Small-subunit ribosomal RNA, 5' domain from Trichopus zeylanicus subsp. travancoricus, 476 nucleotides, folded computationally. The RNAcentral record of the full RNA draws on SILVA. The coordinates come from a structure-prediction model, not an experiment, and the mean pLDDT is 82. The source organism's lineage runs through Eukaryota, Embryophyta, Euphyllophyta, Liliopsida and Trichopus zeylanicus. Its Rfam family is "Bacterial small subunit ribosomal RNA".
Context: one part of a larger RNA
RNA sequence: GGAUGAACAUUGGCGGCAUGCUUAACACAUGAAAGUCGGAUGGGAAGUGCUAUUUCUAGUGGUGGAUUGGUGAGUAACGCAUAAGAACCUGCCCUUGGGAGGGGAACAACAAUUGGAAAUGGUUGCUAAUACCCCAUAGGCAGAGGAGAAAAGGAGGAAUCUGCCUGAGGAAGGGCUCAUGUCUGAUUAGCUAGUUGGUGAGGCAAUAGCUUACCAACAUGAUGAUCAGUAGCUGGUCUGAUAGGAUGAUCAGUCACACUAGGACUGAGACAUGGCCUAGACUCUUACGAGAGGCAGUAGUGGGGAAUUUUCUACAAUGGGCAAAAGCCUAACAUAGCAAUGCUGCAUGGAGGUAGAAGGCCCAUGGGUCAUGAACUUCUUUUCUCGGAGAAGAAGCAAUAAUGGUAUCUGAGGAAUAAGCAUCGGCUAACUCUAUGCCAAUAGCCAUGGUAAGACAGAGGAUGCAAGUGUUAUCC
Numbered sequence: 001g002g003a004u005g006a007a008c009a010u011u012g013g014c015g016g017c018a019u020g021c022u023u024a025a026c027a028c029a030u031g032a033a034a035g036u037c038g039g040a041u042g043g044g045a046a047g048u049g050c051u052a053u054u055u056c057u058a059g060u061g062g063u064g065g066a067u068u069g070g071u072g073a074g075u076a077a078c079g080c081a082u083a084a085g086a087a088c089c090u091g092c093c094c095u096u097g098g099g100a101g102g103g104g105a106a107c108a109a110c111a112a113u114u115g116g117a118a119a120u121g122g123u124u125g126c127u128a129a130u131a132c133c134c135c136a137u138a139g140g141c142a143g144a145g146g147a148g149a150a151a152a153g154g155a156g157g158a159a160u161c162u163g164c165c166u167g168a169g170g171a172a173g174g175g176c177u178c179a180u181g182u183c184u185g186a187u188u189a190g191c192u193a194g195u196u197g198g199u200g201a202g203g204c205a206a207u208a209g210c211u212u213a214c215c216a217a218c219a220u221g222a223u224g225a226u227c228a229g230u231a232g233c234u235g236g237u238c239u240g241a242u243a244g245g246a247u248g249a250u251c252a253g254u255c256a257c258a259c260u261a262g263g264a265c266u267g268a269g270a271c272a273u274g275g276c277c278u279a280g281a282c283u284c285u286u287a288c289g290a291g292a293g294g295c296a297g298u299a300g301u302g303g304g305g306a307a308u309u310u311u312c313u314a315c316a317a318u319g320g321g322c323a324a325a326a327g328c329c330u331a332a333c334a335u336a337g338c339a340a341u342g343c344u345g346c347a348u349g350g351a352g353g354u355a356g357a358a359g360g361c362c363c364a365u366g367g368g369u370c371a372u373g374a375a376c377u378u379c380u381u382u383u384c385u386c387g388g389a390g391a392a393g394a395a396g397c398a399a400u401a402a403u404g405g406u407a408u409c410u411g412a413g414g415a416a417u418a419a420g421c422a423u424c425g426g427c428u429a430a431c432u433c434u435a436u437g438c439c440a441a442u443a444g445c446c447a448u449g450g451u452a453a454g455a456c457a458g459a460g461g462a463u464g465c466a467a468g469u470g471u472u473a474u475c476c
Base pairs, nucleotide, nucleotide: 001476002475003474004473006472007471008470009469010468013346014345015344016343017342018341019339020338021304026302027301028300030299031298035063036062037061040060041059043057044056045055046054070257071256072255079182080181081180082179084177085176088174089173090172093170094169095168096167097166098165099164101135102134103133104132110125111124112123113122114121115120141146153162154161155160183229184228185227190220195217196216197215198214199213200212201211202210232254233253234252235251236247237246238245239244259280260279261278262277263276282293283292284291285290310336313334318332319330320329321328322327349379350378351377352376359370360369361368362367384413385412386411387410388409389408393403420465421464422463423462424461425446426445427444431460432459433458434457441448442447
């Protein structure tokens, strides 16, 4: 000198764009953050004078809750980055080939009855389906012994649309392997027993000590193993002429985690953040028998801290889920609010104005300076106040805007509403007076202050930056 997710002190006019718990992965009241489909389905309810229709949905069923969003605790690792590879899987989507014949038994809801304070159950009976099961039928597998599958309908007057089963290919995504790179310590030198390799068996979507039985005794290490400490990694960011050093907030990619530890279920995909089970700690309810919960999603509360915002608006746009669609949901996202936290833009007036005014300060008492500064004259209205008009962002004929009566345009008014902070011995731009008297104090370093202090304090003046300024902390 530059930089910061900064903080503190002091001062503070406006706009645009960003950013905002770096500490306790501490504990959480409350609301809302993942639903949707009645064109899969049997009931029930509302409404209707009747018929015919319409609306709603507790249950069964499908699909989505493996995305989006958060955090960085763990992890020094194939975790990440770059470059390769072979033994794999893939719902939705795209292309293309084939198929959907016949039959059956249930279970919720519901009704009856019954246990419990509740959470939530038990028994009996009835019932539908794109829920479940059986038979038939095929490519293919296998290699002479055989093994052996699938399907579902719905809407419509119809055309047709949509869904279902199965084969092949694609797209995109994921699992796995390997090479190289990836912090500190030797005051950590040896470490390892499924450990290293083989055979058989099992297992997986797939390779593999992944698992297991037997056999062999390997494998790794001063090119730093093992152990210990610290840490998510990267694109990037800051700095520097470069080399490099430091760093990993926001944004993007990726990994890990979801009160702590373990486990599987379902599923194309999870060992699942607003799913389940078990154990533990904590909180709450209880009729003491038993139950409920998980903000490292959003807003908010307590606590910790030098320190970090509203329990706002809307699905209008972009994107996502479901649906044939209308649509519904969406604390993603879009906006608004708060904060000078940062960057950036604008303003706090312009022109004239010497009696060089009053007043302050200095003085050699002549004067000098603050200073054209003020007053005064005149002009303007960016801003400001009060009126009027009023968007684009919407794609797709029309309709549809949270933002927002915002931006913008326009009329009126009046210089009106708007300057501070630090410094002035040298480094370092800027100097005098008064007071103090090694005192009180200053200070980044050198140092200053003991009676004439340009270094302390006040004043006048000056210098620097400016809606900021200075200090502290950290990095280069």